[in-house]
């Protein structure tokens, strides 16, 4: 000095002009009159590490008063973490790397099947050659990883342990206004929609299809989170617990954008749409921690 490894934090930044959305104060409300309030002022906020992918998992809302059993899926070394999980951690095994250190498809092949290239006369049932024999009966030799075997293969079915209701914010809930409590069929208290993919069992009243009619509006769900962010403890970690800071987008056809300076890392991949917890994909850089290996010098 070079090459690797395996974590963390950031994702232009400053100014200054107009422009968007929400939220709190106040014009302004207790009531009467009035009002372009969907205005206007002044205060502070406003997209990401993956918001992508819809691939686990969950919370929350409805079925719904609430089971059982097959069927179907899903996961596989232990142990621990957490709301859970196929996820994270520690470990043991097996694979790769000189090494820090990366992957894992991680029960069962004597329950049963199905598959096994090429070469070989044959790869789960078979005798080519040659010598014996009553008899593929004994020997041996070729081919091949493996041949009168107790071979391999279950991210082939399959078995075994464990676990799993269903749908899903467009879930729901609530106000209003308007039509036609229409017309016809079929079915049901001998139990109909439903739970439910099937049975069984549970509920207990309307339910199913055509064909005509009206609404297509407003609230709410909808942001205080299984949140973050510092310190003390235990724990190898993941994470716990306790203290104490901080409040951080909620649009509704979808709000952050133009412009102008200044500087530099000259800007990639990329937009919330009820909310977490993770996988996995893309991806220009910038700042930083441990730790490997090799060459020099001391």
């Nucleotide at each position: 000095g070079a090459a690797g490894c395996u974590g963390g934090c950031u994702a232009g930044a400053c100014a200054g002009u107009c422009g968007c959305c929400g939220c709190u104060u106040g014009c302004a409300g207790u009531u009467u009159u009035a009002u372009u309030a969907a205005g206007c002022a002044a205060g502070g906020g406003g997209a990401g590490g993956a918001a992508a992918g819809u691939c686990c998992g969950g919370g929350c809302u409805c079925c719904a008063u609430a089971g059982a059993g097959u069927g179907a899926g899903a996961u596989g070394g232990c142990g621990g973490c957490u709301a859970a999980c196929a996820g994270c951690c520690g470990u043991c095994u097996g694979c790769c790397g000189u090494a820090a250190g990366g992957c894992a498809a991680g029960g069962a092949a004597u329950a049963g099947g199905g598959c096994c290239a090429c070469a070989g006369a044959g790869a789960c049932g078979a005798a080519c050659g040659u010598a014996u024999u009553c008899a593929g009966u004994u020997a041996c030799g070729g081919u091949g990883a493996a041949a009168c075997g107790c071979g391999g293969u279950a991210a082939c079915c399959u078995c075994c342990a464990u676990c799993u209701g269903g749908a899903g914010c467009a879930a729901g809930a609530c106000c209003a206004a308007a039509u036609a409590g229409g017309c016809a069929g079929g079915c049901a208290a001998u139990g109909a929609c439903g739970c439910u993919a099937c049975u069984c069992g549970c509920u207990g009243a309307g339910c199913c299809u055509g064909c005509g009619g009206g609404u297509g509006g407003g609230u709410u769900g909808c942001u205080u989170g299984a949140g973050c962010g510092u310190g003390u403890a235990a724990g190898c970690a993941a994470u716990u617990a306790c203290a104490u800071g901080c409040c951080u987008a909620g649009a509704g056809g979808a709000a952050u954008g133009a412009c102008u300076g200044u500087u530099c890392a000259c800007g990639a991949c990329a937009g919330a749409a009820c909310c977490c917890g993770g996988c996995u994909u893309a991806u220009c850089g910038g700042c930083u921690g441990g730790c490997u290996u090799c060459a020099c010098u001391u």
Description
This is a predicted structure of a 298-nucleotide RNA (Bacterial RNase P class A) from Nitrosomonas sp. The coordinates come from a structure-prediction model, not an experiment, and the mean pLDDT is 77.